[in-house]
């Protein structure tokens, strides 16, 4: 140096004709208990890696960078 794949909530990771983004786990509270746990509810919690570009609108579609992994050299 080249090529692939990913970068979304504290963590794992959904998200398909482009149309104000979700689930599990965790966190907080509340219900059940005498009192925990387990269970069942409810909130919080995102600049969708950065920067520009099409678009009436961009997690998504084009261009550059930067980050992680991986093959090749």
């Nucleotide at each position: 140096g080249g090529c692939c794949a990913g970068g979304u909530a504290g963590c794992u990771c959904a998200g398909u004709u482009g149309g104000u983004a979700g689930a599990g786990c965790g966190a907080g509270c509340g219900a059940c208990u005498g009192a925990a746990a387990a269970u069942c509810g409810c909130u919080a919690g995102g600049u969708c890696g950065g920067c520009g570009g099409u678009u009436c609108g961009a997690c998504c579609c084009c261009g550059u960078c930067c980050c992680u992994g991986g093959c090749c050299a």
Transfer RNA from Dermacoccaceae bacterium W4C1, 73 nucleotides, folded computationally. Model confidence (mean pLDDT): 84 of 100. It matches the Rfam family "tRNA". From the family's description: Transfer RNA (tRNA) molecules are approximately 80 nucleotides in length. RNAcentral records the identical sequence in 4 taxa. NCBI's taxonomy places the organism under Bacteria, Bacillati, Actinomycetes, Micrococcales, Dermacoccaceae.